[in-house]
Context: one part of a larger RNA
RNA sequence: CGCAGGAUGUUUGAGGGGAUUCGUUCUUAGUACGAGAGGACCGGAAUGAACGCGCCGCUCGUCUCCCAGCUGUCCCACCAGGGGCACACGUUGGGUAGCGAUGCGCGGAAGGGAUAACCGCUGAAAGCAUCUAAGCGGGAAACCCACCCCAAGAUGAGACAUCCCACCCCAUGUGGGGUAAGGGUCCACGUAGACGACGUGGGAACAGGUCAGGCGUGCAAGCCCCGCGAGGGGUUGAGCGGACUGAUGCUGAUCACCCGAGGA
Numbered sequence: 001c002g003c004a005g006g007a008u009g010u011u012u013g014a015g016g017g018g019a020u021u022c023g024u025u026c027u028u029a030g031u032a033c034g035a036g037a038g039g040a041c042c043g044g045a046a047u048g049a050a051c052g053c054g055c056c057g058c059u060c061g062u063c064u065c066c067c068a069g070c071u072g073u074c075c076c077a078c079c080a081g082g083g084g085c086a087c088a089c090g091u092u093g094g095g096u097a098g099c100g101a102u103g104c105g106c107g108g109a110a111g112g113g114a115u116a117a118c119c120g121c122u123g124a125a126a127g128c129a130u131c132u133a134a135g136c137g138g139g140a141a142a143c144c145c146a147c148c149c150c151a152a153g154a155u156g157a158g159a160c161a162u163c164c165c166a167c168c169c170c171a172u173g174u175g176g177g178g179u180a181a182g183g184g185u186c187c188a189c190g191u192a193g194a195c196g197a198c199g200u201g202g203g204a205a206c207a208g209g210u211c212a213g214g215c216g217u218g219c220a221a222g223c224c225c226c227g228c229g230a231g232g233g234g235u236u237g238a239g240c241g242g243a244c245u246g247a248u249g250c251u252g253a254u255c256a257c258c259c260g261a262g263g264a
Base pairs, nucleotide, nucleotide: 001153005164006163007162008161009160010159011158015150016149017148018147021049022048023047024046025045026044027043033038051107052106053105054104055103059101060100061099062098066094067093068092069091070090071086072085073084074083075082076081111145112144113143118138119137120136121135165263167177168176169175170173182259183258184257185256186202187201188200189199190198206252207251208250209248210247211246212245213244215241216240217239222235223234224233225232226231
């Protein structure tokens, strides 16, 4: 921009994409077959490999400042207690959310249609024979459907539900203007993300704060007691706190502006 009014939501599916794999064990059955050795079709059950999609309860990672320990040095006058630097975490031990695989779940199927090679029925030409010439069956991981995803720019522009109305002006046009439903700018953000876009909020639990809980660190500072002291004990499962689960209008999402039909 189009889809002959403008919107919001829900859809149909033309068409397109994805997937389509293989093994082993048990059973049928030591049966059919075979002199024996050996050893099935068909059918039933189970369990895997690789691959794909999803997920984080478990396991294992990471988690850059969430907690704690430690060394050197400088600083906060000193003690104590802290801070900076030593990596673009100084180092060490842990580690939530998130992200991930080594972890977990699921998938390939079943079924239908039409077929290939091939196997047949009926059957002439050609009194026989012949699956073929007329006609009719069976038959593959391939094909069509079925399964998952996208999808009406499918210009052949579809459908359904709901909302908004029938305004003003003139140089009468595919015109201009102010509006409706609705949308946007802007703002707080994330389940989204390179930017757009998408999603949640902007009087409402969107973000922050606070409170409660969870989770992580692992027993804070100060004071008291014991010890000459290094240190230990008590207060104390303490103190501290990214992302987690909730609650709560305490703070901020102000005020505004713009676009947007009149139906050939």